[in-house]
Molecule: transfer RNA
Organism: Candidatus Niyogibacteria bacterium
RNA sequence: GCGGGUGUAGCCAAAUUGGUAAAGGCGCACGGCUUAGAACCGUGUGGGGAAACCCUUGGAGGUUCGAGUCCUCCCAUCCGCA
Numbered sequence: 001g002c003g004g005g006u007g008u009a010g011c012c013a014a015a016u017u018g019g020u021a022a023a024g025g026c027g028c029a030c031g032g033c034u035u036a037g038a039a040c041c042g043u044g045u046g047g048g049g050a051a052a053c054c055c056u057u058g059g060a061g062g063u064u065c066g067a068g069u070c071c072u073c074c075c076a077u078c079c080g081c082a
Stems, first nucleotide, its partner, number of pairs: 001081007010026003019065001027045006046055003058074005
């Protein structure tokens, strides 16, 4: 330099042809259980806001009534070729 994969909340990860994003797991917080702890069970757990509500799919544009998904450029990372 060329070709391809991946990027979603603190971490992993789902979203089935473009049609309600974040289901599920881990971790964490509080509570229950226990003599105590582990395990297990319950509730909560992205950001802003007093609330209503608004925003968040690596970044910036574009297409569309509607984009995590399609198109363009860029960034990070992995694989292959040279």